The RNA shown here (SAM riboswitch aptamer (S box leader)) has 112 nucleotides and comes from Lihuaxuella thermophila. The organism belongs to Lihuaxuella, within Bacteria.
[in-house]
RNA sequence: CUCUUAUCCAGAGAGGUGUAGGGACAGGCCCGAUGAUACCUCGGCAACCAUCUGCCAUCAGGGCAGAAAGGUGCCAAUUCCUGCAGAACAUGGAUGUUCUGGCAGAUGAGAG
Numbered sequence: 001c002u003c004u005u006a007u008c009c010a011g012a013g014a015g016g017u018g019u020a021g022g023g024a025c026a027g028g029c030c031c032g033a034u035g036a037u038a039c040c041u042c043g044g045c046a047a048c049c050a051u052c053u054g055c056c057a058u059c060a061g062g063g064c065a066g067a068a069a070g071g072u073g074c075c076a077a078u079u080c081c082u083g084c085a086g087a088a089c090a091u092g093g094a095u096g097u098u099c100u101g102g103c104a105g106a107u108g109a110g111a112g
Base pairs, nucleotide, nucleotide: 001112002111003110004109005108006107007106008105013042014041015040016039017038021031022030023029025083026082027081028080043075044074045073048071049070051067052066053065054064055063056062079104084101085100086099087098088097089096090095
C1' cells in the first nucleotide's frame, strides 16, 4: 500500500515545547495568539486482540458471561453536518425533514 471482516449517536484532560493555521477531501459550520493543530510527559476512557475464570457445545475449530489491563486505539463538536441512490412526509415550486442502503474515512483483527 491492497484485500477481507467488525465497529463508529456512549466514554475520557492537565502540564510542557512550539507557532499558524486546524477539523482527511469539497461545501457548510466550527476550533484557534485567552496559543489551536502537532510533538513530549503524566493522567484518564474503552474493551478490538491476547491472557485468566466459570458455564455450554464440538471429532476439531468454538459460543456465552465475568475478571484484569499485556498489545493497539481513543480523550472539541455523532466520523461535527452534508456529499450518491431509494422511500415517506411537507411545499405551487426551488427545496426541506425523517428513514434505509451505499460511497469516502478512522480504528481493531486477519491475509497478501
It was read from a public genome assembly, where an Rfam model found it.